[in-house]
RNA sequence: GGUUGCGUAGCUCAGCCCGGUUAGAGCAUUCGAUUGCAGAUCGAAGGGUCGCUGGUUCGAAUCCGGCCGUAACCU
Numbered sequence: 001g002g003u004u005g006c007g008u009a010g011c012u013c014a015g016c017c018c019g020g021u022u023a024g025a026g027c028a029u030u031c032g033a034u035u036g037c038a039g040a041u042c043g044a045a046g047g048g049u050c051g052c053u054g055g056u057u058c059g060a061a062u063c064c065g066g067c068c069g070u071a072a073c074c075u
Base pairs, nucleotide, nucleotide: 001074002073003072004071005070006069007068010027011026012025013024020058029045030044031043032042033041051067052066053065054064055063
């Protein structure tokens, strides 16, 4: 340098192919219940410019272009 994959919550990931309800799960965090205290268990809450930017569209996490980061392979 080239090809391919990946980038979504603090962490691990789903959703993307086939655009359309308010963007989700588990763990973690905070609060409450329970407990002599804690753990475990149960309930609730907070937390996201869906890597950045531009385009297509009535409408983009999802489609298209460019860029950035990262992994594997090729040279």
Description:
This is a predicted structure of a 75-nucleotide RNA (transfer RNA) from Bifiguratus adelaidae. Model confidence (mean pLDDT): 82 of 100. The sequence is in RNAcentral, with records from ENA and Rfam. Rfam family: tRNA. By type it is a transfer RNA.